[in-house]
The RNA shown here (transfer RNA) has 77 nucleotides and comes from Micromonospora saelicesensis. RNAcentral records the identical sequence in 10 taxa.
RNA sequence: GUCGUCGUGGCCAAGCUGGUUAAGGCACUGCGCUGAUAACGCAGAGAUCGUGGGUUCAACUCCCUCCGACGACACCA
Numbered sequence: 001g002u003c004g005u006c007g008u009g010g011c012c013a014a015g016c017u018g019g020u021u022a023a024g025g026c027a028c029u030g031c032g033c034u035g036a037u038a039a040c041g042c043a044g045a046g047a048u049c050g051u052g053g054g055u056u057c058a059a060c061u062c063c064c065u066c067c068g069a070c071g072a073c074a075c076c077a
Stems, first nucleotide, its partner, number of pairs: 001073007010026003019057001028044005050066001052064003
């Protein structure tokens, strides 16, 4: 440098033949339980889905730009 895959709450991660209200687990907060802690149970908060733009009645889901991660290939004295 070229090509490919990927980028969703603090962490992991589902959802992508476009239609909504964006799952789940861990962690976190409160309550219950306990002499107390853990475990367990109940409840709760937290993401406009890497950036910017486009298409569309409607985009996390399609297209383009850029940024980043990983991989392959190429180049190099």

NCBI's taxonomy places the organism under Bacteria, Bacillati, Micromonosporales, Micromonosporaceae, Micromonospora.